[in-house]
RNA sequence: GUCCGAAUCGAAAGAACGGAUGACACCCUUUCGGGGUGAGUAACAGUUUAUGAACGGUGUAGGGAAUCCUUCGCCCGGACCCGACAACUAACCUCGUAGGACUGUGUAGGAG
Numbered sequence: 001g002u003c004c005g006a007a008u009c010g011a012a013a014g015a016a017c018g019g020a021u022g023a024c025a026c027c028c029u030u031u032c033g034g035g036g037u038g039a040g041u042a043a044c045a046g047u048u049u050a051u052g053a054a055c056g057g058u059g060u061a062g063g064g065a066a067u068c069c070u071u072c073g074c075c076c077g078g079a080c081c082c083g084a085c086a087a088c089u090a091a092c093c094u095c096g097u098a099g100g101a102c103u104g105u106g107u108a109g110g111a112g
Stems, first nucleotide, its partner, number of pairs: 001102004008015002016097004031084001033085001034082004043058002046055003062076003067111004072106001
């Protein structure tokens, strides 16, 4: 000076941003349990195995990179939680505001 992310501002009260539960009408179907946050879903081949699964590889839906769009290239494609239970959902109600990373904006063009 920036980036991912809702995760910022304020002395505070609060504001702002983000998430969950939750009607009617409509829709859906539960041991192959089901569900939530999030981009983080799916597939293929290999090794190990107690056949539950684990490891690492390819890189697919999707996502990210200092205003926006496009080209080419680069990176991610995780993790955690609820606990038999929740579709959507107005009112109502409730929760979060962390953590991590980079060092001159990747390239070219256009717009602003």